[in-house]
Notes
This is a predicted structure of an 81-nucleotide RNA (c-di-GMP-I-GGC riboswitch aptamer) from a Solirubrobacterales bacterium. Rfam family: c-di-GMP-I-GGC riboswitch aptamer. Its family is annotated with cyclic-di-GMP binding in the Gene Ontology. Of the family's consensus pairs, 100% are formed in the model.

Formats: sequence, structure tokens, C1' cells
RNA sequence: ACUGAAAAAGGCAAACCCGUCGUGAGGCGGGGACGCAAAGCCAGAGGUCUCCGUCACUCGGAGAUGGCUCGGUCGCCAGUG
Repeated sequence: ACUGAAAAAGGCAAACCCGUCGUGAGGCGGGGACGCAAAGCCAGAGGUCUCCGUCACUCGGAGAUGGCUCGGUCGCCAGUG
């Protein structure tokens, strides 16, 4: 520097259950593991979802999702050079 086939130190933790916060999407803590090579970090672009405004569509406003895709950035392990 490239790669993630196999393996692995260490790591994360879906559904579901309990508690708690939120109008909600959902967040946080505990239990729990379906999975993850960035499932670390950043809401920058798109997507999806929620709430509010609007008769309604369009649209506008405020949010959620980083475990939907892309992008930015910093890294672990292993292999190859």
C1' cells in the first nucleotide's frame, strides 16, 4: 500500500422482555444475540419513517433512522506485496 477467502485477540449488539424518557418515529439503562470487518465517529447527499402547518396534493417547518445506500474521517486483527 492493497485485500477481507479462512482464522482470531479485542469490540459492537437485531428481534424479544423489563425499566425509563418522548405526542410520535424512536432514545437511554439492564437482560438477551440475529447478525456486523468499521454495526467506530460525522445527519454532508439520497432513501425511509414520525410530528406539526395546509381541506388536500404539492410544499413548508421540526425531528428519527449511522444495523438502508453513498460520502468524509480515524482505526483493530489477519493475509499478500